RNA sequence: GGGUCGUUAGCUCAGGGGUAGAGCACCACAUUCACACUGUGGGGGUCGGAGGUUCGAAGCCUCCACGACCCACCA
Numbered sequence: 001g002g003g004u005c006g007u008u009a010g011c012u013c014a015g016g017g018g019u020a021g022a023g024c025a026c027c028a029c030a031u032u033c034a035c036a037c038u039g040u041g042g043g044g045g046u047c048g049g050a051g052g053u054u055c056g057a058a059g060c061c062u063c064c065a066c067g068a069c070c071c072a073c074c075a
Stems, first nucleotide, its partner, number of pairs: 001071007010024004018055001026042005048064005
């Protein structure tokens, strides 16, 4: 330098055009003498950044940043 994949909640990950979810974690309540377990409920993300397409973008297109892997080149 070229290519492929990835970036979404505190963490691990779904969702691949119709306006964002799960598990774990966290908080409250119930339960317990208390803790844990369990149950019920709740808070938390303008989806890495910027532009474009579209009535509508987390998802499509372009550029950039970061990460993983593969290839090539130089010394």

Predicted 3D model of a 75-nucleotide RNA (transfer RNA) from a Burkholderiaceae bacterium.
It matches the Rfam family "tRNA". Rfam classes the family as a transfer RNA.
The same sequence occurs in records of 5 taxa.